[in-house]
């Protein structure tokens, strides 16, 4: 000292259970003890969790508008060549995912930061 004992003196408490906060994640008290040498303290990175929005991702549909040009398909006239409706593709609604954003939980998940009890080997 960046190290951590079958060591001393002490400390913390996971699940769970009761009580209370909170929409929840979770949290505070009280029991309770898997575990901890920072299982003290802080939400700066990261991760995961909950919340509110919600695509720019999809998907339907007796919807509800457009349908200028074009394209594909299908009907109808036509010998053809071609002309003509219609439906799709456009757009709103509706439904699904739940990225993105945002606000917030975990410090007993990691990193980081600051701070702290005892002391053998090395």
């Nucleotide at each position: 000292u960046a190290c951590g004992a079958u060591a001393a003196a002490g400390g913390c408490a996971a699940a769970c259970c009761c009580u209370g906060g909170g929409c929840a994640a979770u949290c505070a008290g009280g029991g309770g003890a898997c575990g901890c040498a920072a299982a003290g303290u802080a939400a700066a990175g990261g991760a995961u969790c909950u919340u509110u929005c919600a695509a720019u991702g999809g998907a339907u549909g007796u919807g509800a508008g457009g349908u200028a040009a074009a394209g594909a398909c299908g009907c109808a006239u036509g010998g053809a060549a071609a002309u003509g409706c219609g439906u799709c593709u456009c757009u709103c609604c509706u439904c699904c995912u739940a990225a993105a954003a945002a606000a917030g939980a975990u410090a007993g998940c990691c990193u980081u930061a600051c701070u702290g009890c005892c002391g053998a080997a090395g």